[in-house]
RNA sequence: GGCCGGUUGGCGCAACGGUAGCGCGUUCGACUCCAGAUCGAAAGGUUAUCUGUUCAAAUCAGGUAUCGGUCA
Repeated sequence: GGCCGGUUGGCGCAACGGUAGCGCGUUCGACUCCAGAUCGAAAGGUUAUCUGUUCAAAUCAGGUAUCGGUCA
């Protein structure tokens, strides 16, 4: 340098073009003498970034950034 793949809450991952969910974690409550476990609830996301397509984009197309793989 060419090609391929990844980038979504604090972390790990989902999501036929149509309200972005799950687990862990965090916070609050219940239970307990206290804590843990368990149960209930809540907060937390400019979906890496820019542009385009579309009535509508995490999803499709192009550029950029970054990480990984592969070929030379």
Predicted 3D model of a 72-nucleotide RNA (transfer RNA) from Pseudomassariella vexata.
RNAcentral holds the sequence, with entries from ENA and Rfam.
It matches the Rfam family "tRNA".
Lineage of the source: Eukaryota > Fungi > Pezizomycotina > sordariomyceta > Pseudomassariella.